RNAcentral holds the sequence, with entries from ENA and SILVA. Small-subunit ribosomal RNA from an uncultured Rhodospirillales bacterium, 1502 nucleotides, folded computationally. The coordinates come from a structure-prediction model, not an experiment, and the mean pLDDT is 83.
RNA sequence: UAAUAUGAGAGUUUGAUCCUGGCUCAGAACGAACGCUGGCGGCAGGCUUAACACAUGCAAGUUGAACGGGAUUUAUGGUGCUUGCACCAUAAUGAGAGUAGCGCACGGGUGAGUAACACGUGGGAACAUACCUUUUAGUGGGGGACAACAGUUGGAAACGACUGCUAAUACCGCAUACGCCCUGAGGGGGAAAGAUUUAUCGCUAAAAGAUUGGCCCGCGGAAGAUUAGGUAGUUGGUGGGGUAAAAGCCUACCAAGCCGACGAUCUAUAGCUGGUCUGAGAGGACGAUCAGCCACAUUGGGACUGAGACACGGCCCAAACUCCUACGGGAGGCAGCAGUGAGGAAUAUUGGGCAAUGGGGGCAACCCUGACCCAGCCAUGCCGCGUGAGUGAAGAAGGUUUUCGGAUUGUAAAGCUCUUUCGGAUGUGAAGAUAAUGACGGUAGCAUCUAAAGAAGCCCCGGCUAACUUCGUGCCAGCAGCCGCGGUAAUACGAAGGGGGCAAGCGUUGUUCGGAAUUACUGGGCGUAAAGGGAGUGUAGGCGGAUGCAUAAGAUAGGGGUGAAAUCCCGGGGCUCAACCUCGGAAUUGCCUUUAUUACUAUGUGUCUAGAGUAAUAGAGAGGAUAGUGGAAUACCCAGUGUAGAGGUGAAAUUCGUAGAUAUUGGGUAGAACACCAGUGGCGAAGGCGACUAUCUGGCUAUUAACUGACGCUGAGGCUCGAAAGCAUGGGGAUCAAACAGGAUUAGAUACCCUGGUAGUCCAUGCUGUAAACGAUGAAUGCUGGUUGUCGGCCAAAGGGUCGGUGACGAAGUUAACGCAAUAAGCAUUCCGCCUGGGGAGUACGGUCGCAAGAUUAAAACUCAAAGGAAUUGACGGGGACCCGCACAAGCGGUGGAGCAUGUGGUUUAAUUCGAUGCAACGCGAAGAACCUUACCGACUCUUGACAUCCUUAUCGGGGGGCACAGAGAUGAGCCCUUUCAGUUAGGCUGGAUAAGUGACAGAUGCUGCAUGGCUGUCGUCAGCUCGUGUCGUGAGAUGUUGGGUUAAGUCCCGCAACGAGCGCAACCCCUGCUUCCAGUUGCUAGCAAGUUAAGUUGAGCACUCUGGAAGGACUGCCGGUGACAAGCCGGAGGAAGGUGGGGAUGACGUCAAGUCAUCAUGGCUCUUACGAGUCGGGCUACACACGUGCUACAAUGGCUACUACAGAGGGCAGCGAGAUGGUGACAUCGAGCGAAUCUUAAAAAGUAGUCUCAGUUCGAAUUGUUCUCUGCAACUCGAGAACAUGAAGUUGGAAUCGCUAGUAAUCGCGGAUCAGCAUGCCGCGGUGAAUACGUUCCCGGGUCUUGUACACACCGCCCGUCACGCCAUGGGAGUUGGUUCUGCCUGACGGCAUUGAGGUAACCCAGCAAUGGGAGCCUGGUGACCACGGUAGGGUCAGCGACUGGGGCGAAGUCGUAACAAGGUAGCCGUAGGGGAACCUGCGGCUGGAUCACCUCCUUU
Repeated sequence: UAAUAUGAGAGUUUGAUCCUGGCUCAGAACGAACGCUGGCGGCAGGCUUAACACAUGCAAGUUGAACGGGAUUUAUGGUGCUUGCACCAUAAUGAGAGUAGCGCACGGGUGAGUAACACGUGGGAACAUACCUUUUAGUGGGGGACAACAGUUGGAAACGACUGCUAAUACCGCAUACGCCCUGAGGGGGAAAGAUUUAUCGCUAAAAGAUUGGCCCGCGGAAGAUUAGGUAGUUGGUGGGGUAAAAGCCUACCAAGCCGACGAUCUAUAGCUGGUCUGAGAGGACGAUCAGCCACAUUGGGACUGAGACACGGCCCAAACUCCUACGGGAGGCAGCAGUGAGGAAUAUUGGGCAAUGGGGGCAACCCUGACCCAGCCAUGCCGCGUGAGUGAAGAAGGUUUUCGGAUUGUAAAGCUCUUUCGGAUGUGAAGAUAAUGACGGUAGCAUCUAAAGAAGCCCCGGCUAACUUCGUGCCAGCAGCCGCGGUAAUACGAAGGGGGCAAGCGUUGUUCGGAAUUACUGGGCGUAAAGGGAGUGUAGGCGGAUGCAUAAGAUAGGGGUGAAAUCCCGGGGCUCAACCUCGGAAUUGCCUUUAUUACUAUGUGUCUAGAGUAAUAGAGAGGAUAGUGGAAUACCCAGUGUAGAGGUGAAAUUCGUAGAUAUUGGGUAGAACACCAGUGGCGAAGGCGACUAUCUGGCUAUUAACUGACGCUGAGGCUCGAAAGCAUGGGGAUCAAACAGGAUUAGAUACCCUGGUAGUCCAUGCUGUAAACGAUGAAUGCUGGUUGUCGGCCAAAGGGUCGGUGACGAAGUUAACGCAAUAAGCAUUCCGCCUGGGGAGUACGGUCGCAAGAUUAAAACUCAAAGGAAUUGACGGGGACCCGCACAAGCGGUGGAGCAUGUGGUUUAAUUCGAUGCAACGCGAAGAACCUUACCGACUCUUGACAUCCUUAUCGGGGGGCACAGAGAUGAGCCCUUUCAGUUAGGCUGGAUAAGUGACAGAUGCUGCAUGGCUGUCGUCAGCUCGUGUCGUGAGAUGUUGGGUUAAGUCCCGCAACGAGCGCAACCCCUGCUUCCAGUUGCUAGCAAGUUAAGUUGAGCACUCUGGAAGGACUGCCGGUGACAAGCCGGAGGAAGGUGGGGAUGACGUCAAGUCAUCAUGGCUCUUACGAGUCGGGCUACACACGUGCUACAAUGGCUACUACAGAGGGCAGCGAGAUGGUGACAUCGAGCGAAUCUUAAAAAGUAGUCUCAGUUCGAAUUGUUCUCUGCAACUCGAGAACAUGAAGUUGGAAUCGCUAGUAAUCGCGGAUCAGCAUGCCGCGGUGAAUACGUUCCCGGGUCUUGUACACACCGCCCGUCACGCCAUGGGAGUUGGUUCUGCCUGACGGCAUUGAGGUAACCCAGCAAUGGGAGCCUGGUGACCACGGUAGGGUCAGCGACUGGGGCGAAGUCGUAACAAGGUAGCCGUAGGGGAACCUGCGGCUGGAUCACCUCCUUU
């Protein structure tokens, strides 16, 4: 400071993070369309598609004051008279047509063409300009026609033909000519029109102006190089022609130019601009309405007239189409306004008026004007208004929901009070109009009346994004802009209630800009994400050291011109406001011109030496090329010695060898490569280069500072070089070795391993031109802390300096991080190359190169919402290190073989109920299925129910026992006996009971353990899992918790950017082991007493044992050693016990959608005369088979018989049961004691002695038969036991596998729960009582650290390719169809031009008295070149279709393998070549973007 005041993000890749990067959304806009809905007004807008075809009407006429002529009508007069008709005269009127003038080139429409001086902007010179203005001069005197008209005539029509008459501002001479034009500079040429009311309007020539137009030029604005060369009138000149005008504009000749990587030519697209939309801006997209310019008028060509056209509503020709026709011939052009058809998602009335504004003609009146002004239709847009306002809690009813209490809809409604904008009715009534004239229009406005009366929808509600519940559905139906929702509890589908947003509109679709810094000028990048060319040289180009002078192109400042108006912006004004309109300003960032300045850039000209180069003197080196030489080794050949193997592998075999191999010795031949030295050492531009010698040769470094004096840097194209493989020709061929062959391995093995082996590997000459051609890091220059190796030179002699290379570590800085860090990925400058999501694809087509292989350049359709980088935490690895565990090893005993028991699978069945299923299901739920249990099956029954609560009615009941009927029983129907509920107000009143009824309800071992609670298993009694604060990191996260020791232990110690804390570990709890104290019955008995056949049996006692209470005790406390003076470890002492004494209970954060809806509880769903309830019978007990867990054995460490000691812990009244009797026995009968330290179970067994003597036995006991016992209502299916008889298999168990480290294994018996009965199972108890552990290589499981990862559902992961099937787009393709374009040739309409002079001919000229003749000119005709359409032949290019064919993409749980990710089980990848079903394999060379181990070198610290 009036016109400067301005920039927002989000979702989505991951387990999580940061980054890169795409996709998507929120905004604004529109000539829009579609869906649902729709009250009013104002102002705007309205075929974006078929420049497709058009019926009908209108859109350009006007002038009688240029002209001839005059239909018609009126008036007056006259005549004829049939008295209202005809004719005549005069006056007025003046239609339609014609001549002539002006206009028709404006206005209106459209955007096909056009990439161009078309447009925009700014200049220029060689032009024209009707009407208009100004000025000067003139306007004299003549002539001949033609329309109209009349007559004749052709034609269907359109339209003509002939004869005759006529006027003019129509036409033609003559005269005149200041100025005008031409010129050879003498001269020559050229005008006019009148009308008239006498005012004027016109006419001719010239000059000037104004206006408008034509032409030329600079600059500006689009794409493609998969379009690189184009051009013959092409470029220029001269002569001629031509135009209003410059010019190859045209022509003849001459020259060979001209344009082009600063993009010519070609192709495809497109009207351009002011502006419009968007954007902070810079930009991007667009070019409707309004305005300027251009182009076009059915398609193509052409000219005529005219001031102006090559002419939208003119002409001619050709073509297509439509119409008329008498078939001979004609007519037409809505991209003017309406309107029609068609096309399309889609765009209006066949309206009124010239009242206004403007245009044409006219002196004017006036006429014309679909320009224009208005009205109609359409929510198409913008703006404004309304659909009511106030009050109103019983928080109504209804709806929805509910935890049933309520909440919400909701002051919302109703009710009461009020108002009337809009709408409707009536009345009045403008401005727009300067004197008249108003389509709009009885419109706008104003007044009165009317009644809350007529006026609300659409979308959304998972996140982004404001807004939530119920029901239905059940990966179905559907939604979806992106992420994604839906598989039975969906805020995401559909409906409802509620809510949010906008509102006469709301959503959807399409398009543009924005967000997108996602093409980055403002304002991006390239080590690993996409991206540095393989390397050099160098052209064009770009950039360039110090200093002086000059110029002024760029630059800067001032002035001038222009940048149309409208629009945008600012300040005013007018419609009630606004939209809208209007005035003034600002702006228009541009172009041109002028003046000034000269710091910088530039240009010119001097000077300089720091850049660059030259010279001299030294120096290092696998730099390159050629020729020669050498030794070791491999292979082959010859000979000797020598004998049975050699070779090869994880193990083998193929192979070689008694015809003498391998081994060894001597000799010879050939080719290739050069051990040690050798080193993050050297050289080279890169590729690359390694024995020695010689010759030739390139580059580099240091020193000197003598010379030149910016000579420099980069470098599009170009050119050269360029590993390996490969190709061609000719050599060579020892080794190695694609292909190939054989042997192995394997499910297979076109591989990895082995034996052979050809191209090739080598040389020469050509070609190819690519690699992970890498430092994944273009070249050059300058600047920016250090430390430390090493190579070369110099100074020098210091564990120094300096220059040039080559490494490591690190500061600042930088980076997404990793990292880089004077050899930058830091800070800057210059130039080049390259990138813009993944896939398709470095592919197709086209071009270039190549002998080929192929290289190079390089897309699209389609498809996905990601692909990717770095780092983090886990998990995993046929990665590494350390540690632990009955994990292995060392041992003992088993299982797996037999018979039986038991559980499971399978099968069977009417049913074999259900669950548990790797470890962690399988003697599990089940601590006990004959009925019951029982859930299953069959049959028969019940339906408010077997069970609970409530209601009504009835009764006061009813229960128990006995008898006995039907039935399988449930159940049904009876008789007898007994006891007769409690309180009581004495009432069936209350409680309670029973029966009947009614409906609420009951009931379900029905489903979902993947809706759940609770409980449990497992990793695992493993040592871990976390937090607060701090610190580090952009962050996820890290640190702590890692490290050194130690422990059973994240146990403890030390160290440390950590310091602390919690859950776990340990301890605290229980049992057991020692002692003391207290207590002493049912226990005990030493001493005392009594007493028996015997016995703590009795008195007595509590010392002992024991019982059960309270204490103590063990803590590495002590000593020695070791360790780091620690924690601890080892040994020892003492002690009942020693390093957690032994055992138990105790289970961190979590994992397995682990198990259980059948223990229980529970959401939801389902059944309700049944999926509920009852009864009987059956089943859960089946049986070709398979598996798990056990028992008993196979025998002598044993069997049998006899004899005889010692436990512990339990149980017991519907019980344990002593004892006695009977029985061979199971057991039976009688029965004391004991609710138990008292009685009882109860006998413990392994033991001792004898016998048996190695056998299918005196082992083993299955099976079977007979007879019994017990329990029970019942023992058939289906119990246990006893006796006698029978006497299977089995002689120690394949592969494999289990348990156990001390009072343990093994072995022996005893007890208990469940239970009427049933135990080899389960839970407990004690007796006897071992062996072994070197150790951690391996198997399994676990812990910690580290490493790789393409895994995160986490290796039971991920993932590649062929094949098969379906769909989609696309390449090739014999050909075929069409468009477009070029070239050659043919044809040649109209037309103008040229030419000719055949026919015709008024004016003018000549001759002639005249008739007439001749000439000029004109018309018609002939000829010629040009040329549209057309034809023909051949090219280029684009597009459609195309049998067949190639790969690609996407698809559900297809097939084959397992290539990649971990060392992915052969490290992977790149280039190349060969091979193979496929991923792939192999050879050669290269890379690390390879793990692990070892070594070397270097660095850091001490």